This is a predicted structure of a 477-nucleotide part of an RNA (small-subunit ribosomal RNA, 3' major domain) from Companilactobacillus pabuli. Lineage of the source: Bacteria > Bacillota > Lactobacillales > Lactobacillaceae > Companilactobacillus. The full RNA is in RNAcentral, with records from ENA. Its Rfam family is "Bacterial small subunit ribosomal RNA".

[in-house]
Context: one part of a larger RNA
RNA sequence: UGACGGGGGCCCGCACAAGCGGUGGAGCAUGUGGUUUAAUUCGAAGCAACGCGAAGAACCUUACCAGGUCUUGACAUACCAUGAAAAGCUUAGAGAUAAGUCUUUCCCUUCGGGGACAUGGAUACAGGUGGUGCAUGGUUGUCCUCCCCUCGUGUCGUGAGAUGUCUCCUUAAGUCCCGCAACGAGCGCAACCCUUAUUAUCAGUUGCCAGCAUUCAGUUGGGCACUCUGGUGAGACUGCCGGUGACAAACCGGAGGAAGGUGGGGACGACGUCAAAUCAUCAUGCCCCUUAUGACCUGGGCUACACACGUGCUACAAUGGUCGGUACAACGUGUUGCGAACUCGCGAGGGCAAGCAAAUCACUUAAAACCGAUCUCAGUUCGGAUUGCAGGCUGCAACUCGCCUGCAUGAAGCUCCACGGUUCUAGUCUCCUCGGAUCCUCCCCUCCGCGGUGAAUACGUUCCCGGGCCUUGUACA
Numbered sequence: 001u002g003a004c005g006g007g008g009g010c011c012c013g014c015a016c017a018a019g020c021g022g023u024g025g026a027g028c029a030u031g032u033g034g035u036u037u038a039a040u041u042c043g044a045a046g047c048a049a050c051g052c053g054a055a056g057a058a059c060c061u062u063a064c065c066a067g068g069u070c071u072u073g074a075c076a077u078a079c080c081a082u083g084a085a086a087a088g089c090u091u092a093g094a095g096a097u098a099a100g101u102c103u104u105u106c107c108c109u110u111c112g113g114g115g116a117c118a119u120g121g122a123u124a125c126a127g128g129u130g131g132u133g134c135a136u137g138g139u140u141g142u143c144c145u146c147c148c149c150u151c152g153u154g155u156c157g158u159g160a161g162a163u164g165u166c167u168c169c170u171u172a173a174g175u176c177c178c179g180c181a182a183c184g185a186g187c188g189c190a191a192c193c194c195u196u197a198u199u200a201u202c203a204g205u206u207g208c209c210a211g212c213a214u215u216c217a218g219u220u221g222g223g224c225a226c227u228c229u230g231g232u233g234a235g236a237c238u239g240c241c242g243g244u245g246a247c248a249a250a251c252c253g254g255a256g257g258a259a260g261g262u263g264g265g266g267a268c269g270a271c272g273u274c275a276a277a278u279c280a281u282c283a284u285g286c287c288c289c290u291u292a293u294g295a296c297c298u299g300g301g302c303u304a305c306a307c308a309c310g311u312g313c314u315a316c317a318a319u320g321g322u323c324g325g326u327a328c329a330a331c332g333u334g335u336u337g338c339g340a341a342c343u344c345g346c347g348a349g350g351g352c353a354a355g356c357a358a359a360u361c362a363c364u365u366a367a368a369a370c371c372g373a374u375c376u377c378a379g380u381u382c383g384g385a386u387u388g389c390a391g392g393c394u395g396c397a398a399c400u401c402g403c404c405u406g407c408a409u410g411a412a413g414c415u416c417c418a419c420g421g422u423u424c425u426a427g428u429c430u431c432c433u434c435g436g437a438u439c440c441u442c443c444c445c446u447c448c449g450c451g452g453u454g455a456a457u458a459c460g461u462u463c464c465c466g467g468g469c470c471u472u473g474u475a476c477a
Base pairs, nucleotide, nucleotide: 001477002476003474004473005472007471008470009469010468011467012466013465015461016460019424021422023420024419026314027313028312029311030310031309032308033307034305035304042053043052064300065299066298067297068296069295070294073125077124078123079121080120081119082118083117088101089100090099091098092097106115107114108113127289128288130287131286132285136283137282138278139277140276141274143272149186150185151184152183153182154163155162156161166179193266194265195264196263198234199233200232201231202230203229204228207224208223209222212221213220237260240254241253242252243251244250320375321374322373323372324371325370332363333362334361337356338355342351343350344349382413387408388407389406390405391404392403393402431452432451434449435448436447437446
């Protein structure tokens, strides 16, 4: 100087407390361990691995396994020779491939050749999701959006170092003020950026409709006031008032205001820590393989199943289930696409097909809510697993191993108590649908967003956990 203390003081955080709702019990989905297997590819491992890489494993993907094949190679550059290349068809085969057949014959040219492509040959080489993340770059997680981490000059100390960065007050903040052997500065904090909440102005179609006509309908004329869209501005700064405070910084209350003390949310993550994660995104040193640890194909596997754990979904019902009626969104997406109306089907879906590269058309009827009826506390008109049959869709192909529909079947599960662990402080939790990503389809109950509905509680900091500052002790470095 640090680190540590079941030392002290001060302070903060959904850390506790006060509340609300999950989870651990049931069924299913999904990930992991274990076991099994020819293979169940690999990685991730307390918090910070486990709905994680994977924003989507039937083939492909695919890295794994079995079998069948290739050896200058599936891919790249260089040399030589030949030729357009490619596509289609037939046969054999599981296919990769092999043999044959058919027709067409690239561009430039100084006619020497050149360019692109293919076949054959030879050699340099290619190739490796093989190893090492403890050789690395890059990227990322975490402490932590915690408030800290340092430097120059000066001063003090023999020196390591100290001071500055400390005291009081204050703040979300090393934020600011005052004092002080310090005076300044840098990375962080804050602000600058995006979004949301108010408004002015400009613009007015594909958007809107107050008044005037018109229509089934903003449909059309007309208009751009309103809504809305998106450019440019304004607005919030402790600016104003009162009080407290040290005549400070600041805090408390108030006015005005759409908004008040960082308005809400996001992006943004200092010096460093964990030899943290990743050689399987990529790049890369070294090592290793080179008729194989490379490459192609078919089939299988990654989907197994006594079991254990994590994360979710659906429930156990009456604040509910079922039936009928009926209202109100926002974000988005669409040409290998979204697909209306009409029509067929109980339905999934099919037929025909308008419109739309979209403020124009479509996805697109939001659902919970509300109104009415019924069920009357039961393993039930709760719950929907599982299974059977019949169908639909995508796709070369749904057996291993897809999703959806109808009929039938109708499993466990009745929320207590105790305990463990846990989310959340406001448009938040809860409840409810909707859109998108990846994508032929989809195991999505995922992830990322959107709106609708809309709470309770916070006395307080004694205690648990984590963190910051000062101080103290030390057989630790």